[in-house]
RNA sequence: CGGUGGCCGCCGCCUAAUCGCCCACCGCGGCGAACCGGGGAACCACAGUCCGUGGGGUGUAUCCGCUUCAGCGGUAGGGAUCUUCCGUCCCGAACCCGUCAGCUAACCCGGUCGGCGGCUGACGGAAGGACAC
Numbered sequence: 001c002g003g004u005g006g007c008c009g010c011c012g013c014c015u016a017a018u019c020g021c022c023c024a025c026c027g028c029g030g031c032g033a034a035c036c037g038g039g040g041a042a043c044c045a046c047a048g049u050c051c052g053u054g055g056g057g058u059g060u061a062u063c064c065g066c067u068u069c070a071g072c073g074g075u076a077g078g079g080a081u082c083u084u085c086c087g088u089c090c091c092g093a094a095c096c097c098g099u100c101a102g103c104u105a106a107c108c109c110g111g112u113c114g115g116c117g118g119c120u121g122a123c124g125g126a127a128g129g130a131c132a133c
Stems, first nucleotide, its partner, number of pairs: 009119006018033005034112006044102001054100001055097004063074004077091004082128006
């Protein structure tokens, strides 16, 4: 001098997954706000189901082709640090319910995980905002 890794702090991203309070002594605790999800009338809808190839839910993650059956190529859709447009680059999974659920006011029941990047730059450009001074 350079590279790599770890810890702390801070700044950000995907996601609903954040903030505050209490108890406590480290838990499998509790409460509230905010955000998110499910169930649940009438009316409306029913192309659905009755042992079936059942049906349904969360989620952007659906569908099509090829195929040496493990992948390849695309695609609906989604993401990239305020918004829009253009460009560029990514994702396009996984899980759950358990024979059962359309919508749905009142009402009822749950979730607040996990995974990443950076050290003043936040993918590039344009336009417009917002905030601060």
Molecule: c-di-AMP riboswitch aptamer (ydaO/yuaA leader)
Organism: Micromonospora yangpuensis